A computed fold for an 81-nucleotide RNA from a Syntrophobacterales bacterium, annotated as c-di-GMP-I-GGC riboswitch aptamer.
NCBI's taxonomy places the organism under Bacteria, Pseudomonadati, Thermodesulfobacteriota, Syntrophobacteria, Syntrophobacterales.
Its mean pLDDT, the model's own confidence on a scale to 100, is 84.
RNA sequence: AUAGAUAAAGCCAAACCCGUCGUGAGGCGGGGACGGAAAGCCACGGGUCUUGAGCGGUGAGAGAUAGCCGGGUUGCCUAGC
Numbered sequence: 001a002u003a004g005a006u007a008a009a010g011c012c013a014a015a016c017c018c019g020u021c022g023u024g025a026g027g028c029g030g031g032g033a034c035g036g037a038a039a040g041c042c043a044c045g046g047g048u049c050u051u052g053a054g055c056g057g058u059g060a061g062a063g064a065u066a067g068c069c070g071g072g073u074u075g076c077c078u079a080g081c
Base pairs, nucleotide, nucleotide: 002079003078004077011036012035016031017030018029019028020027021026034067040073041072042071044070045069046068047065048064049063050062051061
């Protein structure tokens, strides 16, 4: 390089509850663990969701999601060379 095990140092933390911010999707903090080998980071492509100018048929624009998939980028442990 490559691979990710009934192993392992350490890491993250779904649902739900509380607080807080947001019109909202959701974000952040605390509790909590369903899970994760990039569940670190980046909205670049697709998807989904929110909002919504406009509009006969519909959806400009703005946003959310990296724990939906792909892509980019950095990296721990172990096996192995």